This is a predicted complex of two RNAs, RNase P RNA and transfer RNA, with 409 nucleotides together.
[in-house]
This record gives sequence, C1' cells and structure tokens, in this order.
RNA sequence: UCUGCAGGCCGGGUGACCGCGGGCCGCUCGCGCGGCUCGAGGAAAGUCCGGACACCGCAGGGCAGGAUGCUGGGGAGACCCAGGCGGCGAAAGCCGACGGAAAGUGGCACAGAAAGGAGACCGCCGGCGGCGACAAAGCUCUCCGGAGACGCCGAAGGCAAGGGUGAAAAGGUGGGGUAAGAGCCCACCAGCGUCGUGGCGACACGGCGGCUAGCCAAACCCCGUCCGGUGCAAGGCGAACAGGCUCCGCCACCAGGUGGCCCGCCGAGGAGCCGGGUGAGCCGCAAAGAUGGAUGGUCACCCUCGACAGAAUCCGGCUUACAGGCCUGCUAAGGAA
RNA sequence: GGGCCCGUAGCUCAGUGGUAGAGCAGGGGACUCAUAAUCCUUAGGUCGCAGGUUCGAUCCCUGCCGGGCCCA
Repeated sequence: UCUGCAGGCCGGGUGACCGCGGGCCGCUCGCGCGGCUCGAGGAAAGUCCGGACACCGCAGGGCAGGAUGCUGGGGAGACCCAGGCGGCGAAAGCCGACGGAAAGUGGCACAGAAAGGAGACCGCCGGCGGCGACAAAGCUCUCCGGAGACGCCGAAGGCAAGGGUGAAAAGGUGGGGUAAGAGCCCACCAGCGUCGUGGCGACACGGCGGCUAGCCAAACCCCGUCCGGUGCAAGGCGAACAGGCUCCGCCACCAGGUGGCCCGCCGAGGAGCCGGGUGAGCCGCAAAGAUGGAUGGUCACCCUCGACAGAAUCCGGCUUACAGGCCUGCUAAGGAA
Repeated sequence: GGGCCCGUAGCUCAGUGGUAGAGCAGGGGACUCAUAAUCCUUAGGUCGCAGGUUCGAUCCCUGCCGGGCCCA
C1' cells in the first nucleotide's frame, strides 16, 4: 500500500430571526403577558421474547395445552459472556432449533429384485442331469466302447464381491481366506458398549469387548426444565344518566366467577335486548409527553451536500430498515528500511 | 395503543409432505336465422417475498410484506 474479519462511535455544523408543547417563577380580577429551563431514535419500527405495574374472590392439585432443548455462569430468557462438538474459510474469523431413532407408532413418492432385521434382476460359484446337432472351437488321454477339459441348456441350491435403480441399499480401505463370497478372520479408520484418567460439566484421551445398530422428531411421540389469565382501551377517582322487557338463580351445592376441563376455592346476584348519559376532567404518567395530539420553518456561511425513519405506561433483549463517514484490534499478500 | 386471523388462476374457494385442482369468468368450436342457455375443447400459477429443515415444501419452522377482525 492493498485484501478481508471483528468491535465501537457519529449520522450535517455554527449563528441570527420567527414559531410549537410541557414545567417553574413573576405580573394580572381574568383573558393573557414576560423571564428561565426541558423537548425523539439507534432503531422511537415489528410487537418476537421477558420483566415492572395493574386487575381478575389470592393463583393450590390433576388432566389437556403451550414454550424450550450441548455445558457452566449472568435473577428469567428464543438474549449475552466463556467453553465443548459439528460445518464453512488459506487465515483472522463466521454459522449452528445442537436431548432421544437398540421405548413405541408412522413416513421414505417415482425408479428399483428389495426402502428395514428387507431382497436376488443381471451376475459369481461348485455339484447333479441332458447335449456336443444347430454359433464358435474343434483340444488331451485311449484298450476306440468311452473318459476328461471346454462350451451350451435345465431344475434345485450357495453368495452378496461387482453391475444396474435411487436422496438413501445392513460400515469404509487394504490384506488373508474361499468353489464363489461374506466381520468369515486380521490391521487401520468410523461408529457402539464398558472401564480408567483429566475436566464443575458438555466432552477429550487411552485400554478392553462384541463385530455394525439406515434416514426423518422444524412427523406423532419419549425425556428434562418452565408456564394461572388478561393487558394502561390494565385499573382507580370524579362528572353525567339513572328506566323498561325477557330469562337463570338465591339459606347450600344450585346461577355465576376463578384459564380450556375436573377437583378445590369464592359466591347473592347474574345474562340478553331496547332506551338514556358521559365520551378524554384527574390519577396511573415520567428531567419529551398529549388526547386535534408539540418537537418546526426562513436566511447567511462552511463541509465530505446529509440515509432509514419519528415517541403514546415504562424498562431490558432480539429482529428488521439505514446514504455516508470516523476510530481501534487482527488476518493474508506485496514493498521499503 | 393492545390482542387475534388470513394471503393458492381474473373472482370465490379446495388441496396440509411426493407431477397444483374445482366452479364462475376468458379464447375456439358445435347447436340457432341470431343471442342466451347447453355441449365439446383450450389457455392461464414466482402457491405474497426471502431463508431454513427434508431426498423432496402450497403444506413444517423463522423473518419480512400486504390485508382483515375484535377490545374503552
């Protein structure tokens, strides 16, 4: 100098003038006026996860349902940090819904012989029977009758090495072995079980054993852990209106409520329709903060000419959108001293 | 603001792991003097978009986009 990776930050600046909303102070009978001060974001967004807070007769048990899933820690977490394992990359580094398929059920279309303790289409193999005529070869022995070798055909077997099908075919490579073969035997590797050592643990390393157990759980399911529901339109106060009809129930297990059900608990009122009133006044609610809902505009100068976008109870995390710029650390390549 | 649901042909909807379908509408033909109805035939699909799981995704999972419903 350049390539890439990781982390963090900024995201127009300054001045003048005119505005908008909140709070405090002063003046004013009041309308209002003046001064001081505060006034969007890293995502305010999506509402995905959790918490605070509030209410539900207080939250207890079971079933169902939902969430989650390597280990340790962070109060909980689908987040963060550290580690393990797997994958990608030359590296820095990045990514991972990453428990269980020898508990059970189910699926594996088409193709293929066979899709799971399965299967034999082509093929390989020896023995048996028939034929050496048709296609090729016409061999060896002979006592000339035949026999052997070889080839073809047939039915019944052995095999799973090779071919072929498929996303996937009952470990892989090499050697031995065999009629041909095969974990049939052996070595190494993968995987399984068990023991030892190290580690809090996930796991790693080593020894031994039997020789092998397909894939899918973001299919049902099993196992471990967690979960009461509703959400500021929660909820409370004030103001206003305060009528009528129908149905259910009321001294005890019955209306109804408590989450979807059952138990348990609470329990004297409850449900529907029509009519009437209020409809943003106060608290909740904030060092931005309302319920017509503020956070803006003009001018001047400068620069790299300015992206995505704007609060509505609050807070933490995640995800998504984002022109451009700055800083730090690291990787690879080249160069100079 | 909060909660819930949906997206498949021009329209209304099926399909819930294995080649995407139905009705209406559209094009062509038949019937008719002509039109409608009827009959035959035919075209039309990024299954809202992107990523993941799987041999394989409209379907299962996640994130976006668009639309709808409910709550004082």

Model confidence (mean pLDDT): 76 of 100.